[in-house]
């Protein structure tokens, strides 16, 4: 762009126009128009003439009951389908037969007059007909009576003949006809009746009085309670669980959508039927109506009005308003098709055919095709010197012209009728020729020319689901069909680029079917997920053993009728194709009828015994009902003995008791329950049943025969039974014991525990009717491997065994099951019947009904809300679950902390700043193994802006130092001219330029790396196999053993890996090799003395190698692994001691400030430099330490012995000075050579229990040391001062042997906060019965509603707000039933009414 279709939701209200008229060839006629003629004349007007064409209004005929619209009502013979009418009608049309004679009186119109605003109407005069009336004629019509024959389906029907009775007509005419009347028949259309089918509610179960039937009559086209009178029926009739009645919803069908089918949903367009026409009622006319564009009445509404009265009905076509998410033009034509009238021309036709609007749907077509890469620029993205993508896309070149524009041509649909001519038969038909008629439309279509020219959007891009990146945003804004996305790297939000899908459309929304076997007929379930009735008897119903005969309802087969057309399907054909349309076929799986068959079901008859039952003989049992009896216990009473408690509890108290309890004894009474036997025992339908015994009664089983002959199974409604609690009446009441009281417990304790105690529990009678009434498993029948126990019975002599039947149990195969599990007592395999289920909550609630004395029971929803609720099993985690085991975990010990002072870290506070991080264990002497400046990241102030440093490249220069200003950084000025050299240059330093800046700013929840912790705990996994649907399991569990998942044994597991152990280092013993700087026994030398020297390798030691320890040997135990031993040997004995070594993982653990790194942020600053300050503050709180509180001590004097480290800007011997820190001088050592370098201890003395000769804080003074510099803010020395503190509350920490405790030494550093950290050696204990408990951990097992995993999950109330629903004094509107009153139009009827 074109073709083909389709297009109000409010049966709401409607302005305007049109949608049903036609016939003069039925009639009286002449209002308008035209022609003709005539008259008057003003010459283009008036008048006259029904004589003509025609024709308004009128009489008459036909039509208006069709066509068109709508779906309100209707759950119905309304519709569909199949039949029937012997119970009927049918205008126009067709066939046949007969007839069409005569007479009469009116009336509309016209004319005159009146009323009224109008609509309309009244009176008078006159007139016609195919209008109306009367008479004649007529029978195959109609009435009555008789008659003949035949048929059928009960009433009956058809037929022959006769008699009787009642009825007909219309004309026009060109004389062919057309019309009219009667009758039979046909066709068409209708009416009525019947079988079957046709929505949901039982919280609608009874309904009905013309109701059901009969007789008679009326009425109708016709049957019929359709109507009426009478009768029957009232304990009745009809209908009703196969659903009546009631209420709610709805037009039905062909079909349409969906689905594999069965079904489910639906009924718009087209076709058939029905119903309706503003709402309700009513009839008239007519062949047909109770009538969409007719009438009457009532009502509502609208309109006109002169207020007296009138008019109207779009659910016809357009159109308007309202409503609504939402649906069109007040168009053209009768050309075709069809309809009405007419003889016909013709007229009418919003039926119809066309056009217009709408991407509403279906179908078709196009918006170009080919070439064109340095794959241009832009855009976007990236791993960014570059690449990718947009993208052959564009430009450009060539080609084509569907479409478009312009011009030109140009349809089919049209065949006829009528007209004219001709032919045949005869005066009208049939055929033929000629001419005429197109709304759509100058449209479809065709041709010519032009030129890529006129033409692309929408949605999506996390998965389902085709398609991915960047930016923005930061649980915000937003998305979302479900899952879900968004909290700073969002393929999910918004934008962009790109991509994907569809395409003149695309996406959303709504609705239906599907998937959904998720209502299951095909085709589901009910142990635990929702679901078996509490149990039985049994009615209706459903189902039902074996054999035979018959029938033919179901069933099967053949034939016939019907199942409208359209639609669907197939084939062919017509539009260029397709959609669309046409032709033919098939199909419409249905209903009816007919002819057969007879297996199965059914029915009738006959028979059978195996199902079922009866009889006989036995057996069994807590089966039931009623009565009698018994002992133990408990309580109470009486009496006695007897004395101070009893009782009760985790512990107590309330309570009882000197008025004599408890306890003991005797006697008496009361009520209830029945120890032992007693048992996955027995009986019963279930509930349930337990001392003994008697009576009555029911059942089951076994055995053997006999008998009946399917009598059976199940079972809606019904009926009966039915624990406990509860209710009613009357008894009874010992014990127990709701409620209640008191005492305890507790935060509370309306509980658990204790002391009491009422109803109740017991009995009789009557109700209730429910339970986890459970085997959470309905009843019955049949079949289907085994093992084992038990109760009763049988046969046999038997209390052995084995067998059979019926019960009660356990295990197991197949099979089943989601699994757990079930498994001859099925949850297996099948059949029959019943009951029940359909997500969770709301809720077994509300309302209604039934039952009940009540309590309550039975039946049993919805609104609303959630996306789950649930079952079984798995792995973990957890438990104030269980078992086993380990650890300085407890216990046993030793020493501490918590109290004091100080040191140090943290919190808090303060501050300009007190930089930042670490925060339970696993932060807090931690990062920091050295904060006076620096460090330093913080604060204040002063400065810089390609910069402070470094690198590369190039160029230039040769500094530095000194002096001025300044707090310094820095500024400016002056002066000077480095080193090597082969003289080219190079090195170093500085300056300038260029390129790379920088950030201790944020995010450890974007990360790497590293680290802490569980934990040096013994665990964590894999391959293959096996088991399980699977998650998973097994292995890895079990029995032992070990420090150990270490090892052994067993085992559907067999092996393996990471961990454990070992291998590595140090240490303990020995040997060997080597022998300096170490060592020195023997030999020699020397000294005051010393391995000092010559020498030596013996020893110590050093540092290489080797040996050694492996439960190897012995004894005992044990299968073994292994364990035990004051065993042997050995330096060492069962891992010898210590270290390094840290599995899979957990804690989003810690660290962006050690380093690295993604992203974000700052860029004359969040970067950089400098000076000063701060990190060292101080009411306070905590952690970690040091020193103490003293006599196992302090002080003084003397004296002995280490290891491991460090040392040239260093360690320093030694000497001197100083009280001392230290200083000065000086020597050795780049180190087994020199040096730093011991203390506790030991010996002797003193102090004598005190705030001290303990303790050393604090403060004052004076010093030396490091360093540019000790004020904030260093340590050290000397003198003086001499605080708290006399062993530390609750609580808490470490340690099991060379350990704790105690003593000193070293390191990093200019110096030092060090009492810290990390190392080193010296001296050197106590205790462990044991695993109950605390903490942590490992393995097995168990429960779980947890899985962020118990720091879990989760219940109830509540403020405010919101949603849904209910109640409420009342108020208001709509609908219905019943009773009564008034009662329109109309129909029928009566009346000697009135008119005729």
């Nucleotide at each position: 762009c074109g073709g083909c279709a389709g297009g109000c939701u409010u049966a709401c209200a409607c302005a305007u126009g049109c949608a049903a008229g036609u016939c003069g060839a039925g009639g009286g006629g002449u209002a308008a128009c035209g022609a003709u003629g005539g008259u008057g004349c003003u010459u283009g007007c008036a008048c006259c003439a029904g004589g003509c064409g025609a024709c308004g209004a009128c009489c008459g005929g036909c039509g208006c009951a069709c066509g068109g619209g709508u779906g309100a009502g209707u759950a119905a013979c309304g519709c569909g389908u199949a039949u029937g009418c012997a119970a009927c009608c049918u205008a126009c049309c067709c066939u046949u037969a007969a007839c069409u004679g005569g007479a009469g009186g009116a009336u509309a119109g016209c004319c005159c007059g009146g009323a009224g605003a109008a609509a309309u109407u009244c009176g008078g005069a006159u007139u016609a007909a195919u209008a109306c009336u009367c008479c004649a004629u007529a029978g195959u019509a109609c009435u009555u009576u008789c008659u003949u024959g035949a048929g059928g389906c009960a009433u009956c029907u058809c037929u022959u003949g006769a008699a009787u009775c009642u009825u007909a007509a219309a004309g026009u005419u060109u004389c062919a006809g057309c019309g009219g009347u009667u009758a039979c028949g046909g066709a068409u259309g209708g009416g009525c009746a019947u079988g079957c089918g046709u929505a949901g509610c039982a919280u609608u179960a009874g309904u009905u009085u013309g109701a059901u039937g009969g007789u008679g009559a009326g009425g109708u086209a016709a049957c019929g309670g359709c109507u009426c009178a009478c009768c029957a029926u009232a304990u009745a009739g009809g209908c009703a669980a196969c659903g009546a009645u009631g209420g709610c919803u709805a037009g039905g069908g062909g079909g349409u959508c969906u689905a594999a089918a069965a079904g489910g949903a639906u009924g718009g367009u087209c076709c058939c039927c029905c119903a309706c026409a503003c709402u309700g009622g009513u009839a008239c006319u007519g062949a047909g109506a109770c009538a969409c564009g007719g009438a009457c009445c009532a009502g509502a509404c609208u309109c006109c009005u002169a207020c007296g009265g009138g008019a109207g009905g779009c659910a016809g076509c357009a159109g308007u308003g309202a409503g609504g998410a939402a649906u069109a033009u007040u168009g053209g034509u009768c050309a075709a098709u069809g309809g009405g009238u007419g003889a016909g021309a013709a007229c009418c036709u919003g039926a119809a055919c066309c056009a217009g609007c709408c991407a509403u749907g279906c179908c078709g077509c196009g918006u170009g095709c080919a070439g064109g890469a340095u794959g241009a620029c832009u855009g976007c993205c990236c791993u960014a010197u570059g690449g990718g993508u947009u993208g052959u896309a564009a430009a450009c070149u060539g080609c084509u012209u569907u479409u478009c524009u312009a011009c030109g041509g140009g349809a089919a649909u049209a065949a006829a009728a009528a007209g004219g001519g001709g032919u045949a038969c005869g005066u009208g038909u049939a055929c033929u020729c000629c001419a005429u008629u197109g709304a759509a439309g100058g449209u479809a279509c065709c041709g010519u020319a032009g030129g890529a020219a006129u033409a692309a959007g929408c949605a999506u891009c996390g998965g389902c689901u085709a398609a991915c990146u960047c930016c923005g945003u930061g649980c915000c804004a937003g998305c979302a069909g479900c899952c879900g996305c968004g909290g700073u790297a969002a393929u999910a939000c918004g934008g962009a680029g790109g991509a994907u899908g569809c395409a003149a459309g695309c996406g959303u929304u709504a609705u239906c079917c599907g998937g959904a076997u998720u209502u299951a007929u095909u085709a589901g379930g009910u142990u635990u997920a929702a679901a078996g009735g509490g149990u039985g008897c049994g009615u209706a119903g459903g189902c039902g053993g074996a054999a035979a005969u018959g029938u033919a309802a179901g069933u099967c087969a053949g034939g016939g009728g019907u199942g409208a057309a359209a639609u669907c399907c197939c084939a062919c054909a017509g539009c260029u194709u397709a959609a669309c349309u046409g032709u033919g076929g098939a199909a419409c799986u249905g209903c009816c009828u007919u002819u057969g068959a007879a297996a199965c079901u059914a029915c009738c008859u006959u028979u059978c015994u195996u199902g079922a039952g009866u009889u006989a003989a036995g057996u069994u049992g807590a089966g039931g009902c009623a009565g009698g009896c018994g002992g133990a216990a408990u309580g109470u009473g009486u009496a006695a003995u007897g004395u101070a408690g009893c009782g009760g509890u985790g512990a107590a108290a309330u309570g009882c008791a000197u008025a004599g309890a408890u306890a003991u004894u005797a006697c008496a009474c009361a009520g209830a329950a029945c120890a032992c036997c007693g048992a996955u025992u027995g009986c019963g339908a279930a509930g349930g049943c337990a001392g003994c015994u008697u009576g009555c009664u029911a059942a089951a089983c076994u055995u053997u025969a006999a008998c009946u002959g399917a009598c059976g199974c199940u079972g809606a409604u019904u009926c009966a039974c039915g624990a406990a609690a509860g209710c009613g009446u009357g008894g009874g009441g010992a014990g127990c014991g709701a409620a209640c009281a008191g005492g305890a417990u507790u935060a509370g304790a309306u509980a658990c525990c204790c002391u009491g105690g009422u109803a109740g529990u017991c009995c009789a009678c009557g109700c209730c009717g429910u339970a986890a009434a459970c085997g959470a498993u309905g009843a019955a029948u049949a079949c289907u491997c085994g093992a084992u126990g038990u109760a009763u019975g049988c046969g046999a002599u038997a209390u052995a065994c084995a067998g059979c039947a019926u019960g009660c149990g356990u295990c197991u195969u197949a099979g089943c099951g989601a699994a757990a599990g079930c498994a001859u007592u099925a949850a297996g395999u099948a059949u029959u019947c019943c009951a029940c289920c359909u997500g969770g909550g709301g809720a077994g609630u509300a309302c209604g009904c039934u039952c009940g004395c009540a309590a309550g029971a039975g039946u049993g929803a919805a609104a609303c809300u959630c996306a789950a609720a649930g079952g079984a099993a798995u792995u973990g985690a957890c438990g104030g679950g269980g078992g086993c085991c380990c650890g300085c975990a407890c216990a046993a010990g030793c020493g501490g902390u918590g109290g004091a002072g100080c040191a140090u870290g943290u919190g808090g506070u303060u501050u300009a700043a007190u930089u930042c991080g670490a925060u339970g264990a696993u932060a807090c002497g931690c990062g920091a193994g050295g904060a006076a400046c620096c460090u330093u990241a913080c604060c204040u102030g002063g400065a810089c802006u390609u910069a402070a440093a470094u690198g590369u490249a190039g160029a230039u220069u040769g500094a530095c130092c000194g002096g001025u200003a300044g707090a310094a950084a820095u500024a400016g000025a002056u002066c000077u001219u480095u080193c090597c050299u082969u003289u080219c240059g190079g090195a170093c330093a500085a300056u300038c330029u260029a390129c790379a800046a920088g950030g201790u700013g944020c995010u450890g929840c974007a990360u790497g790396g590293c680290u802490g912790u569980c934990g040096u705990c013994a665990g964590c996994u894999c391959g293959u196999g096996c088991c399980g649907u699977g998650a998973g399991g097994u292995g890895u569990u079990g029995g032992g053993u070990u420090a150990a998942g270490u090892c052994c044994c067993g085992c559907a597991a067999c092996g393996a890996g990471c961990g454990c152990a070992a291998c590595c280092c140090c240490u303990a013993u020995u040997c060997u090799u080597a022998g300096u700087u170490g060592c020195c026994a023997g030999c020699g030398a020397g000294u005051a003395a010393c391995g000092u020297c010559g020498g030596g390798g013996a020893c110590u030691c050093u540092a290489g190698g080797a040996a050694g320890a492996c439960u190897g040997c012995c004894a005992g135990c044990g299968u073994a692994a292994g364990c035990u031993g004051u065993g042997a040997g050995g330096a060492a004995g069962g891992u010898g001691g210590g270290g390094a070594u840290g599995a899979c993982g957990u804690c989003a653990a810690g660290u962006c400030a050690g380093c690295a790194c993604g992203g974000c942020c700052c860029u004359u600053a969040c970067g950089u430099c400098c000076a000063g300050g701060g990190c060292u503050a101080c009411a306070c709180a905590c952690g970690u330490g040091c020193u103490a509180c003293a006599a196992u001590g302090g002080c003084c004097a003397g004296u002995a012995c280490a290891a491991a480290g460090g040392g040239c800007a260093g360690c320093u011997a030694c000497a001197u000075g100083g009280u001392g820190a230290c200083a000065u001088g000086a020597u050795g050592c780049u180190a087994a050579u020199c040096u730093c370098u011991a203390a506790a201890g030991c010996u002797g003395g003193u102090c004598u229990c005190a705030g001290u000769u303990c303790g050393g804080a604090u403060c004052g003074g004076a010093g030396g040391c490091u360093g540019c510099a000790a004020c904030u803010c260093g340590a050290c020395u000397c003198c003086g001062u001499g605080a708290a503190g006399c062993u530390g509350g609750a609580a808490u920490c470490g340690c099991u042997a060379g350990u704790a405790a105690u003593c000193g030494c070293g390191u990093a550093c200019a110096g030092c906060a060090a009492u810290g950290a990390c190392g080193c050696g010296g001296u050197g204990a106590a205790u462990a019965c044991g695993u109950u408990c605390c903490c942590g951990g490992g393995c097995c097992u168990u429960g779980u509603a947890c899985a962020c995993a118990c720091c879990g999950c989760c219940c109830g109330u509540c403020a405010a707000g919101c949603c849904a629903u209910g109640g409420a004094a009342g108020u208001u509107g709509g609908g219905g039933g019943u009773a009564c009153c008034u009662g329109a139009a109309g129909u029928c009827u009566g009346u000697a009414a009135c008119c005729g």
Predicted 3D model of a 1396-nucleotide RNA (small-subunit ribosomal RNA) from an uncultured prokaryote. The sequence is in RNAcentral, with records from ENA.